A computed fold for a 349-nucleotide part of an RNA from a metagenome, annotated as small-subunit ribosomal RNA, central domain.
Rfam family: Bacterial small subunit ribosomal RNA.
Context: one part of a larger RNA
């Protein structure tokens, strides 16, 4: 609890969809509910406030006015809001023609590299480190050549680049599929914005069942280092990492910046379209939509932000309110579990 705020001080839900609710473009007519102004009634008295009066003062008592500004009725106003009716096209959507892209899912295929297996050549080391050792190696390693197996990831292109709501997405081809942008201005005619509850998606790790297992590698074993070394370094190595299906639902899920609309100097770079110019392309110029960077006004405690705002305004949602206790206890919901979500208090400074 009125406010003031939420990039970094406490504070934007991880992201989107969307019912209710809140809010909502232009014009005309009507209604007069909200709204505005007039008037009437009512709003008991006491109390309270202001002025005055009476007890010698005061407390106290009395008088007048106010307060209780709300509710109801009547007759009006009609700008705004609302409602009803009709219409419009600048919002929104549809359509047509183009178009960029690691957007998603499935299937198939490819080469390099690591490892392992088989065979050839070949002989004593190799590997590793600051230095070593454990390890591997005469049952023939390392090196090198040929063949094979298997799994995972896709060098160059590659970008300060692109796509996606976010998480995220990268070898190549095919199929299916979502979204975007530009131009046309053909159609609908406010169909819009936001969004509590709800729903869906959601990295990594983790869990369940079944596969798979090359490399890497928690745990673990060994070697070193060290006063010690449950580490950093080295040799190994299980879960895991991969696939299918089902859970989990969290992250510095970050732009630490919710979404929408409108307005407010420019410069430079870049991605995707269109127009002009041109015979055509390039260049140039202009315009629409993204991505960056510098910067004016303005904002900011400063740093900085600055047409992709943290500027100027409006609409809707979420959240904050001293530190610790504590994102904890208890309860509830969800989960196989791990735990997640919601969320205090005592006490203390």
């Nucleotide at each position: 609890u009125u406010g003031g705020g939420c990039g970094u001080a406490a504070a934007g839900c991880g992201u989107c969809c969307g019912c209710a609710g809140g809010u909502g473009g232009u014009u005309u007519a009507g209604u007069u509910a909200g709204u505005c102004a007039u008037u009437c009634g009512u709003g008991a008295a006491a109390u309270c406030u202001a002025g005055g009066a009476g007890c010698u003062c005061a407390a106290c008592u009395c008088c007048u006015a106010g307060c209780c500004c709300g509710c109801g009725g009547a007759a009006g106003a009609u700008a705004c809001u609302a409602c009803u009716a009709a219409a419009c096209u600048a919002g929104a959507g549809a359509c047509u023609u183009a178009u960029a892209g690691a957007g998603g899912c499935a299937c198939a295929c490819g080469g390099a590299a690591u490892u392992c297996c088989c065979g050839g050549u070949g002989u004593a080391g190799u590997a590793g480190u600051u230095a070593a050792a454990u390890g591997c190696a005469c049952u023939g390693a390392u090196a090198u050549c040929g063949g094979g197996a298997g799994g995972a990831a896709c060098a160059c292109c590659a970008a300060u680049g692109g796509c996606g709501a976010a998480g995220g997405c990268a070898g190549u081809g095919u199929g299916c599929u979502g979204g975007g942008u530009a131009a046309g201005u053909u159609c609908u005619g406010a169909c819009a914005c936001u969004a509590a509850u709800g729903g869906a998606c959601g990295a990594a790790a983790g869990c369940g069942u079944g596969g798979g297992g090359a490399g890497c590698g928690a745990a673990c074993g060994g070697g070193a280092u060290u006063a010690g070394a449950u580490a950093c370094c080295c040799c190994g190595g299980u879960a895991g990492u991969c696939c299918a299906c089902g859970c989990c639902g969290u992250a510095a899920a970050c732009g630490a910046u919710g979404g929408g609309u409108a307005c407010u100097a420019g410069g430079u770079u870049u991605c995707g379209g269109g127009g002009g110019u041109u015979c055509g392309a390039c260049c140039c110029u202009u315009u629409c939509g993204g991505a960056a960077u510098c910067g004016u006004a303005g904002c900011u405690a400063a740093c900085g932000c600055g047409u992709u705002a943290a500027g100027u305004a409006c609409c809707c949602c979420g959240c904050c309110u001293g530190g610790g206790g504590a994102g904890u206890a208890c309860g509830a919901u969800c989960g196989c579990a791990a735990g997640a979500u919601u969320a205090a208090a005592a006490c203390u400074c």
Its mean pLDDT, the model's own confidence on a scale to 100, is 88. The RNAcentral record of the full RNA draws on SILVA.